[in-house]
RNA sequence: CGGGUUGUAGCGCAGCUUGGUAGCGUACCUCGCUUGGGACGAGGGGGUCGCAGGUUCAAAUCCUGUCAACCCGACCA
Numbered sequence: 001c002g003g004g005u006u007g008u009a010g011c012g013c014a015g016c017u018u019g020g021u022a023g024c025g026u027a028c029c030u031c032g033c034u035u036g037g038g039a040c041g042a043g044g045g046g047g048u049c050g051c052a053g054g055u056u057c058a059a060a061u062c063c064u065g066u067c068a069a070c071c072c073g074a075c076c077a
Stems, first nucleotide, its partner, number of pairs: 001073007010026004020057001028044005050066005
């Protein structure tokens, strides 16, 4: 320098192909249960999807640029 993969809630991930307004597990908070704790049960809060721009009535999803991590290749020594 070129190519590829990944980036979504505190953490681990799905959703992208086929655009329709974001979900699962766990963690956290409250309540119940218990002498108390754990476990279990019920309820609740939290993310404008790495960043910027574009297309569209509508973008996590499509397009362009860019950043970070990892992998492969090339180049130099």

Transfer RNA from Candidatus Gastranaerophilus sp. (ex Termes propinquus), 77 nucleotides, folded computationally.
The coordinates come from a structure-prediction model, not an experiment, and the mean pLDDT is 84.
The sequence is in RNAcentral, with records from ENA.
Its Rfam family is "tRNA". By type it is a transfer RNA.